[in-house]
Context: one part of a larger RNA
Molecule: large-subunit ribosomal RNA, domain II
Organism: Bacilli bacterium
RNA sequence: ACCGGCGAGUUAUUGUAUCGUGCAAGGUUAAGUUGAAGAAACGGAGCCGAAGCGAAAGCGAGUCUGAACAGGGCGUUCAGUACGAUGUAAUAGACCCGAAACCAGGUGAUCUAGCCAUGAGCAGGUUGAAGAUAAAGUGAAAUUUAUUGGAGGACCGAACCGACUUACCCGGAAACGUGAGCGGAUGACUUGUGGCUAGCGGAGAAAUUCCAAUCGAACCUGGAGAUAGCUGGUUCUCCCCGAAAUAGGUUUAGGCCUAGCCUUGAGAUAACACAUUGGAGGUAGAGCACUGAAUAAAUGAUGGUCCCAACUAGGGAUACUGAAUUUAAUCAAACUCCGAAUGCCAAUGUUGUGUUUCUCAGGAGUCAGUGUAUGGGUGAUAACGUCCGUACGCGAGAGAAAAAGAAUUCAGAUCGCCGAUUAAGGUCCCAAAAUUUAUGCUAAGUGGGAAAGGAUGUGGAGUUGUCAAGACAGCUAGGAGGUUGGCUUAGAAGCAGCCAUCCUUUAAAGAGUGCGUAACAGCUCACUAGUCAAGUGACACUGCGCCGAAGAUGUACCGGGGCUAAGCAUAAUACCGAAAUCGCGAAUUUAAUGUUUUUAAUAUUAAGUGGUAGGGGAGCGUUCCAUAUGCACUGAAGGUUGACCGUGAGGACAGCUGGAGCGUAUGGAAGUGAGAAUGCCGGU
Numbered sequence: 001a002c003c004g005g006c007g008a009g010u011u012a013u014u015g016u017a018u019c020g021u022g023c024a025a026g027g028u029u030a031a032g033u034u035g036a037a038g039a040a041a042c043g044g045a046g047c048c049g050a051a052g053c054g055a056a057a058g059c060g061a062g063u064c065u066g067a068a069c070a071g072g073g074c075g076u077u078c079a080g081u082a083c084g085a086u087g088u089a090a091u092a093g094a095c096c097c098g099a100a101a102c103c104a105g106g107u108g109a110u111c112u113a114g115c116c117a118u119g120a121g122c123a124g125g126u127u128g129a130a131g132a133u134a135a136a137g138u139g140a141a142a143u144u145u146a147u148u149g150g151a152g153g154a155c156c157g158a159a160c161c162g163a164c165u166u167a168c169c170c171g172g173a174a175a176c177g178u179g180a181g182c183g184g185a186u187g188a189c190u191u192g193u194g195g196c197u198a199g200c201g202g203a204g205a206a207a208u209u210c211c212a213a214u215c216g217a218a219c220c221u222g223g224a225g226a227u228a229g230c231u232g233g234u235u236c237u238c239c240c241c242g243a244a245a246u247a248g249g250u251u252u253a254g255g256c257c258u259a260g261c262c263u264u265g266a267g268a269u270a271a272c273a274c275a276u277u278g279g280a281g282g283u284a285g286a287g288c289a290c291u292g293a294a295u296a297a298a299u300g301a302u303g304g305u306c307c308c309a310a311c312u313a314g315g316g317a318u319a320c321u322g323a324a325u326u327u328a329a330u331c332a333a334a335c336u337c338c339g340a341a342u343g344c345c346a347a348u349g350u351u352g353u354g355u356u357u358c359u360c361a362g363g364a365g366u367c368a369g370u371g372u373a374u375g376g377g378u379g380a381u382a383a384c385g386u387c388c389g390u391a392c393g394c395g396a397g398a399g400a401a402a403a404a405g406a407a408u409u410c411a412g413a414u415c416g417c418c419g420a421u422u423a424a425g426g427u428c429c430c431a432a433a434a435u436u437u438a439u440g441c442u443a444a445g446u447g448g449g450a451a452a453g454g455a456u457g458u459g460g461a462g463u464u465g466u467c468a469a470g471a472c473a474g475c476u477a478g479g480a481g482g483u484u485g486g487c488u489u490a491g492a493a494g495c496a497g498c499c500a501u502c503c504u505u506u507a508a509a510g511a512g513u514g515c516g517u518a519a520c521a522g523c524u525c526a527c528u529a530g531u532c533a534a535g536u537g538a539c540a541c542u543g544c545g546c547c548g549a550a551g552a553u554g555u556a557c558c559g560g561g562g563c564u565a566a567g568c569a570u571a572a573u574a575c576c577g578a579a580a581u582c583g584c585g586a587a588u589u590u591a592a593u594g595u596u597u598u599u600a601a602u603a604u605u606a607a608g609u610g611g612u613a614g615g616g617g618a619g620c621g622u623u624c625c626a627u628a629u630g631c632a633c634u635g636a637a638g639g640u641u642g643a644c645c646g647u648g649a650g651g652a653c654a655g656c657u658g659g660a661g662c663g664u665a666u667g668g669a670a671g672u673g674a675g676a677a678u679g680c681c682g683g684u
Base pairs, nucleotide, nucleotide: 001684002683003682004681005680006679011092012091013090014089015088016087017086018085019084020083021082022081023080026048027047028046032042033041034040052059053058062074063073064072065071095233096232098230102223103222104221105220106219107218113197114196115195116194117193118192119191120190121189122187124156125155126154127152131148132147133146134145135144136143160184161183162182164181165180166179167178168177199215201211202210203209208217236619237618238617239616240615241614246259247258248257249256250255260366261365262363263362264361265360266359267358268357271353272352273351274349275348276347277346278345279344285338286336287335291332292331293330295328296327297326298325299324303320304318305317306316307315308314369394370393371392372391373390374389375388376387377386378385399410400409401408414586415585416584417583419582420581421580425576426575427574428561429560430559434573436572437571438570439569440568441567447563453547454546457544458543459542460541462539463538464537465536466535474531475530476529477528478527480504481503482502485499486498487497510525514523515522587609588608589607590606591605592604593603594602595601596600620673622670623669624668625667626666627665628664629663630662631661638657639656640655641654642653644651645650
C1' cells in the first nucleotide's frame, strides 16, 4: 500500500409538540394479589383535567388592590386523559475516537547518585622535599659543601578509569559504537560484594543531573468512559423546499444566547409590481445670503517711522502695518439664499403576478465570507488592502465564451433523442462556420503591452497669408554713404555693456540676424534686382501610425501555424455556436377540474423539478421474532458467469461450483447499511 472483517445519535427516566388508538366531563391505575404466564382479572392509594383570584385568612365567575359601587391586575369563551409511535429538550459518559494533566493506594537504588561496612587493583621509567651523617665555619650558632634519605591531590607512560578532536557509522555490528590521535593514571583514584536513602520524596563537586533505554517531578493499578467552546471521523436510495457568514449582548471575539434569513404543520387574508395623487427630507449639483478659507485691485481706520512745531496741542510725508468697505474671480465632510434624480411612507385603481404576505406551533443551520460594478471613509483619488451603503454573482451553479481561470460575458442542467433555432462569441488551417459583399484607413507585424514628452509619417475637414504686376526653393549680382553714432572702456569700429536708433544715395541695404577679431578685418542674414516657372507658407481641429520601449529556465505581450488582411473603422447578408428556446417521447411535484373502485386511483390543463448547511416526504436492504404459507441431497445457503427487470437503494432467472439448510406475505424489534477517523485486527 491493497484486500477482508470490525468500527460512531444508543438506552433509561421526565417534559414538550405532532400523529394514531381507547374512553370522555371525565381519563387512568402504581406497588401488590390471584395466575403456568411478560396473558387476563383484581387492586382507586395516587396523578392529570373539569375555576379562578389572593402572601394569607378567605371569597368565588369572579377575585386582589383600595375608603370606593372608581380605575387597574389576573381570570371568566375554546376537552381532557391513558397508552403507543415519531421529532426534540433536560438529567445521565449521551454520536465515536483523541490529550497534556489531577488525585489515591502500591512497586522500584540489580541502571544511576550519595553514604555505610568489608575486600581488591595500580608494568616500567623520572624527579629527588624534610630529616640524618660527615666536612668546612663560629665563642656557640647561623650558613656552605658532599653523601645519605625517599616526600609529592609531583613528572613520563601501560593495565585501569575517562571522553577533547577527527573519519566511519546514521533502516548501524551497536536505541550512543568503531578506527586514529587525546586526558587522568598513589589519588577528591579505580573497582568487587553486602547494605541504607522513595516520588508533595530521595540523591546531587549543581547539569533541571540521576532515581531500571522513562524525569521541571518515576513506574503500576484505580477514581475513569476525567474534561476537551479544539482537530478528525460519522456507513443505503429517490422526491419537495432551501439558508447564513448580519444586529444586539457576552472574561466575548474561531464559542454561545435572542433576533434576522430556511423548513414543516395549522390558521388568517393579505403581499408585491405598475400607474395616479399626496407627503417627509437637505444628498448630487450649484451658490456665496450666513460660518469660515482664500487671490488681485481701489479706498483706507488704528498703530509705527520721518519732517515741521514742540505748550497740553496741531500740521505734513510715508516703497511700514493693514481693521473695514467696494469691485472682480474662487473654495468647504462637520457652510447653505437654493436644490434634483432615485429611494422611502401613505391613499386610490375596471391593471399585472398568482400565494409570493401575516400569526401561532415543531425542527434547524448560520455568526471566518468573497469578487465585480457603483456611492463614499481610510490608505498614497496604492494593493487580489481595509471599513460601510446599493445591485449582481460565487459561496451552494453545471453548460458555452474569455487558449488555460470561484466571483467577468452569455445562460439557470427533471430524464432520453445520430432533430431544429439562437445567445455571448466566432467563420484561412489546427477547429464547427464567409479566404463573403461595399467604402475607406494603416505599412508600424501597428494589430498582438505602457506615460510625460518629441517629430516636414500619412488620411480627413477648416481658418488665414502670398502668387503670371511671376510667388516658394535654388542659382547669379548687390547688401552702400554720414559713421569708428554718443557714452563707457586699455580697446568697444553693426555684433561685452548703457542711451538713442536719425538723415542721405537708392532697385535695395538694420546705427544691424548669426559666426568671427585683442580691436579692426573677413564670412553671412534681413532687404533688392535678374534667372526659372506654378503653386507656396502659417495656424488650430481630427482618424490611423512612429520614437520614447533594458530582465532574469526557452521564442514567450496573437493559444499556435501563419496573416498586409486572416489588421482597424463604418455598413450589409449568410452561416457556426450552449445542458438557453422549440420539437417528439418519458418520469415526477403542486394546484384546479372531471371520472371511478372515493384514507386512494386515473385523465386533462397550468405552473414547476441546479443545489452545500439544513427542514420535510416516500422507500430499498440486513439480523432476529410472531402468524400464515412454501422450497430443499432429483441439491438449501454461500461462491462465480451472463446481453433480464426496476428512476434508485435493489430484485429475479439460467449455467457451473458448493454440500445442508433457506425463502415468500403481513406485522413487530433492532448490536441495521463504510471509503476515508496518521481508525482497530488479520492476510498478502